Bacterial RNase P class A from a Solirubrobacteraceae bacterium, 372 nucleotides, folded computationally. Its mean pLDDT, the model's own confidence on a scale to 100, is 76. Rfam family: Bacterial RNase P class A. Rfam classes the family as a ribozyme. The source organism's lineage runs through Bacteria, Actinomycetota, Thermoleophilia, Solirubrobacterales and Solirubrobacteraceae. A source record names the gene rnpB.

[in-house]
RNA sequence: CGGGCCGGCCAGACGGUCGCGUCAUCCCCUCUUCGGAGAGGGUGCCGAGGAACGUCCGGGCUCCGUAGAGCAGGGCGGUGGGUAACACCCACCCGGGGCAACCCGCGAGAAAGUGCAACAGAGAGCAGACCGCCACGAUCUUUCGGGAUCGGGGUAAGGGUGAAACGGUGGUGUAAGAGACCACCAGGGGCCCGAGUGAUCGGGCUCGCUGGGUAAACCUCGCCCGGAGCAAGGUCAGACAGACACCAAUGAGGCUGCUCGUCUCGGUGUCGGGUAGACCGCUGGAGGGCUGCGGCAACGUAGUCCCGAGAUAGAUGGCCGUCACGGGGUUUCGGCCCCGGACAGAACCCGGCGUAUCGGCCGGCCCGUUUG
Repeated sequence: CGGGCCGGCCAGACGGUCGCGUCAUCCCCUCUUCGGAGAGGGUGCCGAGGAACGUCCGGGCUCCGUAGAGCAGGGCGGUGGGUAACACCCACCCGGGGCAACCCGCGAGAAAGUGCAACAGAGAGCAGACCGCCACGAUCUUUCGGGAUCGGGGUAAGGGUGAAACGGUGGUGUAAGAGACCACCAGGGGCCCGAGUGAUCGGGCUCGCUGGGUAAACCUCGCCCGGAGCAAGGUCAGACAGACACCAAUGAGGCUGCUCGUCUCGGUGUCGGGUAGACCGCUGGAGGGCUGCGGCAACGUAGUCCCGAGAUAGAUGGCCGUCACGGGGUUUCGGCCCCGGACAGAACCCGGCGUAUCGGCCGGCCCGUUUG
C1' cells in the first nucleotide's frame, strides 16, 4: 500500500424565533364546608431511542389462588460456568467452511416402536436379476474350435438409473460369484488403561458387526413451566337499581278552595355490584461511568462520581442564521454555487433476541505485496 476478519462508539453543533407537555413559582378571576378546588396569564428548569420498534423469549410488580403431587398441554436439549431468570451471554468440546484472522450449527435418541420419501430405475429398506456373467437342459447350425435361440436356475464382481443401490482396495476361492475367507484401510459394538470437573480426546485388546435419511413426523429420555395482566390492582366522594333495620300508620300529595270521584306515593338511617370521573400505582432502578480486587471470559465485588420524560388520545415540533460533515458542479486554486442527513418514535419497569437504519469515527487481528 491492497484485500479481509472482529469489537466498540456517534446519530450534527451553537444561536435566534414561534409553538406544545409535566413540574416549580408569581399575578389575576371564580367557587368554597376556609382545608382547599378550578379557569386564564407571566417567568424558570426539564422534555424519546440505539433500536423507544416487533411483542418473540425471560423476570420484577399486582390480583386470583394457596399451587403439594399427578394427568393433559407447552417449552428447552453437547459440556461446564454466568445470571433475578431466559430460547440470552462466556469458555470449552464435536461437526462443517476459510490459506488465515475468524465464521456457521433449534448439536439428546433413527441399534425401542410406528410412519413418510417426487422423478428416474428391474429393484428404495433386513431390497433387487433389466443388460451382463456362469454352468445345466432342449432345439437348430457348424469350417467340428464352436455359435445362435428358448427354458428353468445360480450370481450383486461389471454396466445402467438415482440425492441415496446394503463398507472400500487387493487377493484367495469359485462354474461364475459373494466378508464365504485373508491382508490393509474406514466405521461401529464390547472390555480395559491414561488425560480432563465434564462434553470429549489419546491408546490397547477383541468381535466380520457393516444395521441409509427424516424426530421444526408421531414418539422415547432428561430438565423447566399455576393463570391473567398497569384496561393489573387500589383509594375517594356523589347519583341510581337494590338489600336490611327502625319509625309511621288508614295516611300524605296532585287535579281543586271544599265534598265526591280519580291518579300518584311511605319516611329516616346503614350498606351498596358494575359504569363514568378524579387520584394513587408512575418512575431512582437486578441503573450507568471510572478505578481497585477476583475470574481466561461472561460476570461478581468494594470505593467514588453521576443519573431532572411521565403524557392519557396521548407533549417532545416548525422556521431562520452561522459552522462542521457527505455528494455534485465550477475555479483566476483564494474560494463560490447547488443538493443531502436515515430508520424510527415512550405509555408500568427491567434483561435479552430479532428486524430497520443517510453517513461517519476509533481500536485490535489475519493474508498478500513492496522497501529497509